[in-house]
Molecule: transfer RNA
Organism: Archaeoglobales archaeon
RNA sequence: GCCGAGGUAGCCUAGCGGGUUGGGGCGCUCGACUCAUAAUCGAGAGGUCGGGGGUUCGAAUCCCCCCCUCGGCACCA
Numbered sequence: 001g002c003c004g005a006g007g008u009a010g011c012c013u014a015g016c017g018g019g020u021u022g023g024g025g026c027g028c029u030c031g032a033c034u035c036a037u038a039a040u041c042g043a044g045a046g047g048u049c050g051g052g053g054g055u056u057c058g059a060a061u062c063c064c065c066c067c068c069u070c071g072g073c074a075c076c077a
Stems, first nucleotide, its partner, number of pairs: 001073007010026004019057001028044005050066005
């Protein structure tokens, strides 16, 4: 450099044939339970959906550019 896959909460991820509120698990906070802790149960906080632009009444989802990660190929005087 070329091709492919991916980037969504602190971590791992679903959603990606556009449609009203972006869910789940772990973790975190609070409460219940317990003599107490763990476990368990309940509640809650936490999201610029990688960045920018475009299309659209409406974009995590479609299009373009860029950045980053992984894999393969090529290059390596």